Description
Predicted 3D model of a 75-nucleotide RNA (c-di-GMP-I-GGC riboswitch aptamer) from Desulfohalobiaceae bacterium S24. Lineage of the source: Bacteria > Thermodesulfobacteriota > Desulfovibrionia > Desulfovibrionales > Desulfohalobiaceae. The sequence was found by an Rfam model in a public genome assembly.

RNA sequence: AUUGAUAAAGCCAAACUUAUCGCGAGGUAAGGACGGAAAGCCGCGGAUCUCUCUGAGAUGGCCGGGUUGCCACAC
Numbered sequence: 001a002u003u004g005a006u007a008a009a010g011c012c013a014a015a016c017u018u019a020u021c022g023c024g025a026g027g028u029a030a031g032g033a034c035g036g037a038a039a040g041c042c043g044c045g046g047a048u049c050u051c052u053c054u055g056a057g058a059u060g061g062c063c064g065g066g067u068u069g070c071c072a073c074a075c
Stems, first nucleotide, its partner, number of pairs: 002074001003072002011036002016031006034061001040067003044064003047059005
């Protein structure tokens, strides 16, 4: 560095519920656990979605990319 195992220590948290913010897509906190080997971060490209629609936003757990990181069976 590649890779991700009948491994270990851990990590994140879908749907849903409650509260709250937002016109909305959705966000935040608590509970919860479908899943994840970057489901950490960045709206750079595509895609989808919303609206007060020549524009402004949302989704990184839609795909790709960039960047940082734990462990070590194998290579």